[in-house]
Predicted 3D model of a 97-nucleotide RNA (Bacterial small signal recognition particle RNA) from a Planctomycetota bacterium.
RNA sequence: GGUCGGGCCCGUCGGGUGGACGGCCCGUGAACCUGGUCAGGGCUUGACCGCAGCAGCCAUAAGCGGCGUCGCCCAUGCCGGCGCAAGCCUGGCCGUC
Numbered sequence: 001g002g003u004c005g006g007g008c009c010c011g012u013c014g015g016g017u018g019g020a021c022g023g024c025c026c027g028u029g030a031a032c033c034u035g036g037u038c039a040g041g042g043c044u045u046g047a048c049c050g051c052a053g054c055a056g057c058c059a060u061a062a063g064c065g066g067c068g069u070c071g072c073c074c075a076u077g078c079c080g081g082c083g084c085a086a087g088c089c090u091g092g093c094c095g096u097c
Stems, first nucleotide, its partner, number of pairs: 001094008010083006016076004021071004025066004034059004042051002
């Protein structure tokens, strides 16, 4: 000097991870101003039937919860692929002095 690399930096793509929002699923959830069923009691009837209906129970609304799941967005201390004009560090081979 030539040539072939490696690492850092930088970029990009993918994955992972963290977070916000939303859907779904599950749970919870109304003294009364939701529904169903309505003990008791009340009303009605000569009586039967019936009526309204509190508590309870059941189902749910709004809401709340879930290291659940999916989507989307943001971020990146992680991993990997690809690339890089220039920069820094470094190795092999060849040639020359």
Overview:
Its Rfam family is "Bacterial small signal recognition particle RNA". A reference for the family is Rosenblad et al. (2009), "Kinship in the SRP RNA family", RNA Biol. Gene Ontology terms of the family: signal recognition particle, plasma membrane targeting and SRP-dependent cotranslational protein targeting to membrane, signal sequence recognition. It was read from a public genome assembly, where an Rfam model found it.